Model confidence (mean pLDDT): 81 of 100. The RNA shown here (transfer RNA) has 72 nucleotides and comes from Olea europaea subsp. europaea. Taxonomically the source falls in Olea europaea (Eukaryota, Viridiplantae, Embryophyta, Magnoliopsida). The sequence is in RNAcentral, with records from ENA and Rfam. Rfam family: tRNA. Rfam links the family to the GO term triplet codon-amino acid adaptor activity.
RNA sequence: UCCUCAUUAGCUCAAUGGUAGAGUGGUCGGCUACUAACUGAUUGGUCGUAGGUUGGAAUCCUACUUGGGGAG
Numbered sequence: 001u002c003c004u005c006a007u008u009a010g011c012u013c014a015a016u017g018g019u020a021g022a023g024u025g026g027u028c029g030g031c032u033a034c035u036a037a038c039u040g041a042u043u044g045g046u047c048g049u050a051g052g053u054u055g056g057a058a059u060c061c062u063a064c065u066u067g068g069g070g071a072g
Stems, first nucleotide, its partner, number of pairs: 001071006010024004025043006048064005
């Protein structure tokens, strides 16, 4: 330098152009003599950045950032 994959909640990951979700975590309770376990509620996001396409974009297109793999 080129090719390829990824970039979404604190973390691990879903979401086939139509209201952004789960698990885990945080907070406050229930249960218990206490902790753990179990359990109820609650808390959560400029969908990596900037443009474009579309009536509508996490999703399609372009460039770029960061990280992984490969080629020279």